Predicted 3D model of a 72-nucleotide RNA (transfer RNA) from a Candidatus Woesearchaeota archaeon.
Model confidence (mean pLDDT): 82 of 100.
It matches the Rfam family "tRNA".

[in-house]
RNA sequence: GGGCCCUUAGCUCAUCGGUAGAGUACUUCCUCGGCAUGGAAGGGGUAGCGGGUUCAAUUCCCGCAGGGUCCA
Repeated sequence: GGGCCCUUAGCUCAUCGGUAGAGUACUUCCUCGGCAUGGAAGGGGUAGCGGGUUCAAUUCCCGCAGGGUCCA
């Protein structure tokens, strides 16, 4: 320098055109003599940044940034 893949909640990952979800973590309550376990409820995301296409973009296209991998 070039090819490919990834970037979404604190973390690990879904969703892949129609106002974003799970597990875990966190908060509150119940259970217990207490802790743990278990049960119930709840908060939390301008979907890396910028632009384009579209009635509508996390999703499609382009550029940039970061990470991984391969080639030189």